This is a predicted structure of an 88-nucleotide RNA (c-di-GMP-I riboswitch aptamer) from Limnochorda pilosa. Model confidence (mean pLDDT): 88 of 100. The RNAcentral record of the sequence draws on Rfam and Ribocentre.
[in-house]
RNA sequence: CGAGUGCAGGGGCAAAGCUGCCGAAAGGCAGCGACGCAAAACCACGGGCCUAAGGGACCUUCGGGUCUACGGUCGCCGGGUCGCCAUU
Numbered sequence: 001c002g003a004g005u006g007c008a009g010g011g012g013c014a015a016a017g018c019u020g021c022c023g024a025a026a027g028g029c030a031g032c033g034a035c036g037c038a039a040a041a042c043c044a045c046g047g048g049c050c051u052a053a054g055g056g057a058c059c060u061u062c063g064g065g066u067c068u069a070c071g072g073u074c075g076c077c078g079g080g081u082c083g084c085c086a087u088u
């Protein structure tokens, strides 16, 4: 330096839920909180999944249902980038 592994120490992150804020929603951010995580650090590039404001084509009892991501999710999987400790 590269690859593999995760039994220790020290540290890190923080699911659900609750409160507040942002958002059309999905969801995000902050606080509390810990289910879990060795990349649960970063990037929406491929697939998946969620939402459907705007837009399209409809129906219409004017209430609406339906398709669609340029919105999300990296704590769904793959890929890319960077990286702590121990050990082989």
Base pairs, nucleotide, nucleotide: 003088004087005086006085012037013036017032018031019030020029021028022027035075041081042080043079045078046077047076048073049072050071054068055067056066058064